[in-house]
The part of an RNA shown here (small-subunit ribosomal RNA, central domain) has 350 nucleotides and comes from a freshwater metagenome. Model confidence (mean pLDDT): 87 of 100. The RNAcentral record of the full RNA draws on SILVA.
Context: one part of a larger RNA
RNA sequence: CUGGGCGUAAAGGGUGCGUAGGUUGUGAUGUUAGUCGAGCGUGAAAACCCCGGGCUCAACCUGGGAGAUGCGCUGGAAACGGCAUUACUUGAGAGUGUGAGGGGUGCAUGGAACUCAUGGUGUAGGGGUGAAAUCCGUUGAUAUCAUGGGGAACACCAAAAGCGAAGGCAAUGCACUGGCACAUAUCUGACACUCAAGCACGAAAGCGUGGGUCGCGAAUGGGAUUAGAUACCCCAGUAGUCCACGCCCUAAACGAUGAUCUCUAGCCAUUCGGAGUAUCGACCCUCUGAGAGGCGUAGCUAACGCGUUAAGAGAUCCGCCUGGGAAGUACGAUCGCAAGAUUAAAACUC
Numbered sequence: 001c002u003g004g005g006c007g008u009a010a011a012g013g014g015u016g017c018g019u020a021g022g023u024u025g026u027g028a029u030g031u032u033a034g035u036c037g038a039g040c041g042u043g044a045a046a047a048c049c050c051c052g053g054g055c056u057c058a059a060c061c062u063g064g065g066a067g068a069u070g071c072g073c074u075g076g077a078a079a080c081g082g083c084a085u086u087a088c089u090u091g092a093g094a095g096u097g098u099g100a101g102g103g104g105u106g107c108a109u110g111g112a113a114c115u116c117a118u119g120g121u122g123u124a125g126g127g128g129u130g131a132a133a134u135c136c137g138u139u140g141a142u143a144u145c146a147u148g149g150g151g152a153a154c155a156c157c158a159a160a161a162g163c164g165a166a167g168g169c170a171a172u173g174c175a176c177u178g179g180c181a182c183a184u185a186u187c188u189g190a191c192a193c194u195c196a197a198g199c200a201c202g203a204a205a206g207c208g209u210g211g212g213u214c215g216c217g218a219a220u221g222g223g224a225u226u227a228g229a230u231a232c233c234c235c236a237g238u239a240g241u242c243c244a245c246g247c248c249c250u251a252a253a254c255g256a257u258g259a260u261c262u263c264u265a266g267c268c269a270u271u272c273g274g275a276g277u278a279u280c281g282a283c284c285c286u287c288u289g290a291g292a293g294g295c296g297u298a299g300c301u302a303a304c305g306c307g308u309u310a311a312g313a314g315a316u317c318c319g320c321c322u323g324g325g326a327a328g329u330a331c332g333a334u335c336g337c338a339a340g341a342u343u344a345a346a347a348c349u350c
Base pairs, nucleotide, nucleotide: 004321005320006319007304008303012318014201015200016199017198021194022193023192025088026087027086028085029084030083031082032081034080035077036076038074039073040072041071042070049065050064051063052062053061054060091191092188093187094186095184096183097182098181099180103177104176105175106174107173108172109171110154114150115149116148117147118146119145120144121143125136126135162169163168206247207246208245209244210243211242215241216240220236221235222234223233258317259316260315261314262313263312266295267294268293270291271290272289273288274287275286276285299306300305323350324349325348332343333342334341335340
């Protein structure tokens, strides 16, 4: 290895691109170190196995036969695999024509709310809570009107909806830009799949430099509550949250479900295309492609459940798991400004 697994029991890498490697469509011709079959040589004896023989049997001893993965040589076969040449179009890509979208980046603009300032009206409260108090207010608050400033976020539309590889993405307009789907069958002619290494992206928090700071708000201060209250509630409030550039690289980064391809009942509703029928036209209706949902057959599953978006039936490649704790720790190494991240044990113990 034959011969286990990874939705929830241990186990899918956060995501993509991608080198080596592994795997790789259809036809023809040639060749062949893989492969298949034949012959020869070797594979010591004993042992094992089969058929006999000898000790009264057996163990034991003994004759003969068979087997012996393998290795070498010779001469064959060409289905499969390899290699070489050639052809093909279904896989893949390109072209053409349409289409949808909060996909990304930058710039500009807008209204509601909030807050601040100034001015007007106006007077004794306001605020907050379970109840209060701290707090604000006669130097005129709260309320209300007007004007101006500021920063952050974009109600309704809004959806089980859409887009993106994932993280994620939502006011409006413009500029630049990535991907996708459908139709067509014009071109290339296997150009494909997966992917150690490597590279890039990667919420929030955090870090560095400079700006910004309305609201919110770790820390902190005060008021309450309480036996206490380093909390929950209230009043304040720094870092932060925002912007630019540079780091960090982790998450229940989740569908707790790796990627690609093929096959296997249906029903309902939905998004975006196409065709047909119908129509003056649009809707409706039928078929069809791609997505995103609800149920469900076969099948699977320990059960829950999954079920053409599989956890069903198969194929290829990668990652990962092997009792609990010690421990995602120590040590070493790499990376980082730091915080720390990645890789990753053992003694001992149950």